[in-house]
């Protein structure tokens, strides 16, 4: 630090996911030990039990016990005295620290920086007192009430309680005089006095109250808010400032710098993460605040509105004798609930703090410890050396082996952890140790007591077997599973971590995916539809002053603890601790004065005015004018006229269309007319006139920064639409008709309302676009239009302004922008944050309405998208080519039959081949056999291989008998008597028998292969190397001009060269030539019937080797190439004809049934043998052929001329039989010698157009060959039968020269059996004008939303299941405000005839006080009225998802009517249509 993931690939955008860290976590497996830390995140839910605040006798009266002394004296009672010790009251201090939550709180609650009107017990320093009186009460004692909690009357009594009196330095009040105002004593004493208190006061720490700026959270679908509300006087009140309270005045006060409202949250130090900048958090520690069942309320007090205190009220529990009464774990255990999920009803005050007390001391669930819990961080340990026969066992295996693994065993150690035993702390500066006999030290014995957990397809370390077969599973993404899964399961290995390991949540991080640091906005998500201009922001030169901004030193403060740095102590380490030091924040101060702000005075480059001067469809009203279209009148004319691809609806004989004349009315301005021209934009086009706006250019006179920009706000704003009231020619939605279709709710036609027009109000939107906000500076040119100046005679130069095309740097993902930038900078505004639900739902605001604006959320999905590149593809373009059309000739499709095939039968009708490229295909031969099917019958190491043991051997070949369908099985006979030898049954070899490996399979999978083979295609084409271009896929080359059959060749040229196809090299086959002559051949001799024979090898002809053709030569056109036409020689002439030859690649094309083969699958069968049977069935349906249909024919006659091949289980001649098939027969011949073997169309003659002298199915009879065997199921052959059929719809095949069509010969295969098939020669045409169309190729462009690649893709309605959601008549909750009524408690005021102790007073009675009563004020409830937010709702409403539904095809290609796009109207539906408007 980055990685997967959108495509065929590519770069881009952009989401989505992962790798990291953390954690109060939890959950699965597993779990040795110790340190240190941490442990209800949920119901602030409710609490059973114990305990968490008391303590002082030195403050007081007493009281109980007990020990001393004394007294009475009943010798064990009783009374005093002392003394210890214990204590319920009064009394004083603490109970407001300490501990626990975190509901509440958006607030001076918190932080941090300050302030000033104020309090403070204990505590420290000081000053000054500490005299003199009084009068009560609790406890007690005594009678009562009560179930209880409790409590009342009477007596009597103490104080550091209570009250007065003095006095009063200070102290408060007053201007002064003046007034006012306190205490208390107790213990100890050596009797000196010491401590310990009380009181007033002035200071100090420490602590609290108050108030202040600033700074940290959302939403504006919350925009106004407030009536003690802002100020002010007066007076109240507090410790203390203040509407804190009140009476009374003014009307203000808060707010877009976001006030109210709403919902949500305790803030901090810090903790986590981050390079940081931040983002997220606010357990544990520590400050601060807030609450203690829930609401209110005071009192006491130095402090409380008080967790373990009081009152009331309201819900809960409890006890009740029913009348009343007691309670508050959000203290520490602990219980129940909640919950995924958090602990012991422990010990100790030893330590460290607190309270109290002089002091011992006493309390303390504050605290220190100890339990329990892998909850985290940290350390340690399950041993360590050796140890190859690479053991066994597992797994995989090409079966050789390989791996687990030095691992193990085994052999030599060694003892951390644990066990025992022994010693034994620090914490405790003199005593005291809960922890704890713990830490830790030593010994002893013995490898002993001690490993999982995930994961292995890419991210990402780490692979194989087996099992399963889109099931079961798995998955963070992206994806795995349909029989060979390194994805599921298991298991063998390996890989990571390690007392733990996954997994799940949450957070930061990556993610520069909110972008300050550090993003963007032409086409990817984004620039408002344009102006104007308030707020705000931001702002020219120069001077002077000033300083809140700035910039520099200095002070304070930012508590501790964390963090960082350096040091210590625990054996290290986590963990403790000691010092250090800083950023950054806010105050304060002091300096500075560029820069920014402020003020004064200036200036002229921005801006603006003046003055001249030219261009304009800018805008607004009026007026006028010509052409068209259309109506009516009227005149000529006659049948047809309009429309369309064609039609038809339509108008027309009642006179249309056309034409001429004329009127009438609306709406629009041809030409000029232009990437010309003006406007801010939308927009704007006949002439004229009025009135008006900007804008440009010269002059430099005048202002003197007056600027730019702009949230809110307001004005313009196409078409459509909407209201009223004219208008209406022409066009035209809706709608009507006619067409076209499978329908056509469309296109196309003919009609046509609204509308378009005008005035006048709205509406406020568009592809309102340059998809590009406004202003300003700068930064190469070249070359059109425009509107002004300038110079020069002129050509041209030159300068502002506009408006356009290239194009350098520079941008950019590319494409493409490029002084009119999408370049460089600066200023201000809008907007964006995946794609879909969505510009939608609910609220708000505007509209008359349509609707507009503002503008989410569940839910889903791993993408969507830009831009360019290869292809493919288009009912796009361009060029070329092919028997592709065409031009012709012959077929096919109609029949009969042959044959494949499909369907269909069936016990089987085996099997594969399926558009072209399966169908006379595999099959170059199914009666048996072939055979792979069906029936039966048999067999089981097997028909076949290879191995072990025994046996046996004269390997054996035939023939007959008997069962049997047959294999087979019994019997019997006749012939024969295995090879080698080292001479040994030695070796080999045959048969049977045993027992296992195993053999066999035309069983499956051609989607697991291999070979092979089809096709596209004998098309021209397809790549590489290096170089350049391009981030990149790619590209150039291979394109381009021209040629060719060719990417064939020449030219060009960022390419230069090469491959593999083209061609050529090889066969045949035309000529020719040397050679060479049998079985060929005869020209001349000579011979026969006969090339027969002699002779010859000249011919021809056979086979072997050369020649020969290369656009060589000539003209001509081209470009002077390259070829191209013509000629001229030549057997052949432009690749002379054919063939063999098939680049890279496509079709998961065909073949597991030729062969081979991975895997599965059978093994007394899916193997093996045998008989019968089926592959031959037959309503039909379709390829392919063949006979045909007739006179270019049939019959009959004659009888001429081939090539190419085959023959030994062959080919089979001559002569004979038989109508024939064929018999008989056997010469000749392994063949240029014999044989098959006759060619046949030809010519001749007859038939005379008819189902015929035409075709020959069919089917009878009788034969004939093959062959074990013709029943199903052969193939011929006589005689007889004689069907359909008279050129065959619609469509469709083949062929371009020796072809086509015709004719027939021969071969393979085979016993037999060809209409199939593959060869061979004989007769032998016609056409081709050209390339518009169809088919298929190929270049080269161009558009694309297709790459499984147009059999693509893909859109909506409808249907069905789910899911979230919106509406809804209502129902029910929660909250919050508003008015009234009620009013507890306490507090203020009032009153107080009833009660009263301290003071006055001789006494009466006075002052005070207290209960009651009365009034404000008030919580809780009550009852009505609004807001708000949730919950549910019968039905409705669109959304989104789903493998195979329905029903169009609307979008991508010119997508079949370009397409999008505001409006508006109409329609199952996607959509159609109108009018503006964009080019995507």
């Nucleotide at each position: 630090a980055g990685a997967g993931u959108u495509u065929g690939a590519u770069c881009c955008u952009g989401g989505c996911u992962c790798a990291g860290a953390a954690c109060g976590a939890a959950c699965g497996c597993u779990g040795g030990c110790g340190g240190c830390a941490c442990g209800c995140u949920u119901a602030a839910c409710a609490c059973a039990u114990g305990c968490a605040a008391g303590u002082c006798g030195a403050a007081c009266g007493g009281u109980g016990c007990a020990a001393u002394g004394g007294g009475g004296c009943u010798u064990g009672c009783u009374c005093u005295a002392u003394u210890g010790c214990a204590u319920a009251g009064u009394g004083g201090c603490g109970g407001a620290c300490g501990g626990g939550u975190g509901a509440g709180u958006a607030a001076c609650a918190c932080g941090u920086a300050g302030g000033a009107a104020c309090c403070u017990g204990c505590c420290u320093g000081g000053u000054a007192a500490u005299g003199g009186u009084g009068g009560a009460u609790a406890g007690c004692u005594u009678c009562g009430g009560g179930a209880a909690a409790c409590u009342g009357g009477a007596g009597g009594u103490a104080a550091u309680a209570c009250a007065g009196c003095a006095u009063g330095a200070g102290c408060u009040c007053g201007a002064g005089a003046g007034a006012g105002g306190a205490a208390a004593g107790g213990c100890c004493u050596u009797a000196g006095g010491g401590u310990c208190g009380u009181u007033a006061c002035c200071a100090g720490a420490g602590g609290g109250g108050c108030c202040u700026g600033c700074g940290g959270a959302u939403g504006a679908u919350u925009a106004g808010g407030u009536a003690g509300u802002u100020g002010g006087u007066g007076g109240g009140g507090u410790a203390a400032g203040a509407g804190c309270c009140u009476a009374c005045c003014a009307a203000g006060c808060c707010g877009a710098c976001g006030a109210u409202c709403a919902a949500u949250a305790g803030c901090u130090g810090g903790u986590c993460u981050g390079a940081g900048a931040g983002g997220a958090u606010g357990a544990u520690c520590a400050g601060c605040c807030a609450c203690a069942c829930u609401g209110g309320a005071a009192c006491u007090g130095a402090g409380a509105u008080a967790c373990g205190g009081u009152c009331c009220a309201g819900a809960c529990u409890c006890c009740u004798a029913c009348g009343g009464g007691a309670g508050g774990c959000a203290g520490c255990a602990g219980u129940g609930g909640g919950g995924a999920a958090u602990a012991u009803u422990g010990g100790a005050c030893a330590a460290u703090g607190g309270g109290g007390g002089g002091a011992a001391c006493c309390c303390u669930g504050a605290u220190c410890c100890a339990g329990c819990g892998a909850u985290g961080c940290c350390g340690c340990g399950u041993g360590a050396g050796u140890g190859a026969a690479g053991a066994a066992g597992g797994c995989c295996u090409u079966a050789g082996g390989g791996u687990u693994g030095u691992a193990a065993a085994g052999c030599u150690c060694u003892u951390u952890u644990g066990a025992c035993a022994g010693g034994g702390a620090c914490g405790a500066u003199g005593a005291u140790g809960a922890c704890g006999g713990u830490a830790c030290c030593u010994g002893u014995a013995g490898a002993a007591u001690a490993a999982g957990c995930a994961c292995c397809g890419g991210c990402u370390a780490a692979c194989u077997c087996u099992g399963u077969g889109c099931c079961a599973g798995c998955a963070g993404c992206c994806g795995c599973g349909g029989u060979a899964a390194u994805a599921c399961a298991g298991a063998g290995g390996g890989u990571g971590c390690a007392a733990g390991c996954g997994u799940u949540g949450u957070u930061c991080g990556g993610a520069a995916u909110u972008a300050c640091u550090g993003g963007g906005c032409g086409u990817a998500a984004a620039g408002a539809g344009c102006g104007c201009g308030u707020a705000g922001g931001c702002g020219g030169u120069a001077c002077a002053c000033u300083u809140a901004g700035u910039c520099a030193g200095g002070a304070g403060u930012u508590a501790a603890a964390g963090a960082c740095c350096u040091g210590g102590g625990c054996u290290c380490a986590a963990c403790c601790u000691g010092g250090g030091g800083g950023a950054g924040g806010c105050u304060u101060u002091u300096g500075a004065a560029a820069c920014g702000g402020g003020u004064g005075a200036a200036c002229u480059a921005g801006a603006g005015u003046g003055c001249g001067g030219a261009a304009g469809g800018g805008g607004a009203g009026a007026a006028u004018g010509g052409a068209a279209u259309u109506u009516c009148c009227g005149g000529u004319g006659u049948a047809g006229a309009g429309g369309u691809a064609a039609a038809a609806u339509u108008c027309g004989u009642a006179g249309a269309u056309a034409u001429c004349g004329g009127a009438a009315g609306g709406a629009a301005c041809a030409c000029c007319a232009g990437u010309g021209g003006c406007g801010a934009a939308g927009g704007c086009g006949a002439u004229u006139c009025u009135c008006u706006g900007g804008g440009c250019c010269g002059c430099a006179a005048c202002u003197g920064a007056c600027g730019c920009u702009g949230a809110g706000g307001u004005g313009c704003g196409a078409a459509a639409g909407u209201g009223u009231g004219g208008g209406g020619a022409g066009c035209g939605a809706a709608c009507a008709g006619g067409a076209u279709u499978a329908g056509a709710u469309a296109c196309c036609c003919u009609g046509g309302u609204a509308g378009u027009c005008c005035a006048u109000a709205c509406u406020g939107u568009a592809a309102a676009c340059g998809a590009u906000g406004a202003a300003a500076g700068c930064u190469a040119g070249a070359u059109g239009c425009u509107g002004g100046g300038g110079a020069g005679g002129g050509a041209u130069c030159u300068u502002c302004g506009g408006u356009g095309u290239c194009g350098u740097c520079g941008c950019a993902a590319a494409c493409g922008c490029a002084u009119u930038a999408a370049g460089c900078u600066u200023u201000c505004c809008g907007c964006c944050u995946g794609g879909g639900g969505a510009g939608u739902a609910c609220g708000g605001u505007c509209g008359c309405a349509a609707g507009a604006u503002u503008a989410a959320a569940a839910c889903u999905c791993a993408a969507a998208g830009g831009a360019a590149u290869u292809g493919a593809c288009g009912g796009g373009g361009a060029c070329c080519c092919g028997c592709a059309c065409a031009a012709g000739c012959g077929g096919u499709g109609g029949a009969g039959c042959a044959u494949g095939u499909g369907g269909u039968u069936u016990a089987a009708u085996u099997c594969g081949a399926a558009g072209c490229a399966a169908c006379g295909c595999g099959a170059a031969a199914a009666a048996c056999c072939u055979u792979a099917c069906c029936c039966g019958c048999u067999u089981u190491u097997g028909a076949c291989a290879u191995a072990g043991g025994g046996a046996u051997c004269g390997a054996g070949a035939g023939g007959a008998u008997a069962g049997g369908a047959g294999a087979c099985u019994a019997u019997u006979u006749u012939c024969a008597u295995c090879g080698g030898u080292u001479a040994g049954g030695c070796c080999g070899g045959a048969u049977c028998c045993c027992a296992u490996a195993c053999a066999g399979g035309u069983g499956c999978u051609g989607c697991a292969u291999g070979g092979c083979u089809g096709u596209c295609g004998u098309c021209a084409g397809c790549u590489c190397g290096u170089g350049u271009c391009g981030u990149g896929a790619g590209a150039c080359g291979u394109u381009g001009g021209g040629u060719u059959a060719a990417g064939u060749c020449c030219c060009g040229c960022a390419a230069c060269g090469a491959g593999c196809g083209c061609a050529a090299c090889c066969c045949c086959u035309a000529u020719u030539c040397a050679u060479a002559a049998u079985u060929g051949c005869c020209a001349g001799c000579a011979u026969u019937a006969a090339g027969u024979u002699g002779g010859g090898c000249a011919c021809u002809u056979u086979a072997u080797g050369g020649a020969a053709a290369c656009u060589g030569c000539c003209a001509c056109u081209g470009a002077u190439a390259a070829a191209g036409u013509g000629g001229a020689g030549g057997a052949a002439g432009g690749u002379g004809g054919g063939g063999a030859u098939g680049a890279c690649g496509u079709c998961a094309a065909g073949u597991c049934c030729u062969c081979a083969u991975g895997g599965c699958c059978c093994u007394u069968a899916u193997g093996g043998g045998c008989g019968g049977g089926g592959c031959a069935a037959c309503a039909c349906a379709c390829g392919u052929g063949c006979u045909a249909c007739a006179a270019u024919g049939g019959u009959g006659g004659u009888g001429a001329c081939a090539a190419a091949g085959a023959g030994g289980a062959g080919c089979g001649a001559a002569a004979g039989g038989g109508u024939g098939a064929c018999c008989a027969g056997g010469a000749g011949c392994a063949a240029a010698u014999c044989u098959c073997g006759a060619a046949a169309a030809g010519c001749c003659a007859u038939c005379u157009c008819a189902g015929u002298u035409c075709a020959g199915a069919u089917u009878g009879c009788a034969c004939u060959c093959u062959g074990c065997a013709a029943c199903u199921c052969g193939a011929g052959u006589g005689c007889a039968u004689g069907a359909a059929g008279u050129u065959g719809g619609a469509a469709u095949c083949g062929c371009u020269a020796g072809u086509a069509a015709u004719c027939g010969c021969g071969a393979a295969u085979c016993a037999g059996c060809a209409u199939g098939u593959c060869g061979c020669g004989g007769u032998g045409a016609a056409u081709a004008c050209g390339u518009u169309c169809u088919c298929g190729g190929g270049u080269c462009u161009u558009g694309u939303a297709c790459a499984c690649a147009c059999c693509g893709c893909c859109c909506g309605u409808c249907a069905c299941a789910c899911c979230a959601u919106g509406g809804a008549a209502g129902u029910u909750g929660a909250u919050u405000u508003u008015a009234c009524c009620u009013u507890a408690a306490g507090u203020u005021g009032g009153u107080g005839a009833g009660c009263u102790a301290a003071c006055c007073g001789c006494a009466a009675g006075g002052a005070g006080g207290c209960a009651g009563c009365c009034a404000a004020u008030c919580a809780c409830g009550g009852u009505g009225g609004g807001g708000u937010c949730g919950a549910u709702g019968a039905c409705u409403g669109g959304g989104g998802u789903g493998a195979a539904g329905u029903c169009g095809u609307a979008a991508c290609a010119a997508g079949g009517u370009a397409g999008c796009u505001g409006u508006a109207g109409g329609a199952g539906a996607a959509c159609c249509u109108g009018c503006g408007g964009c080019u995507g």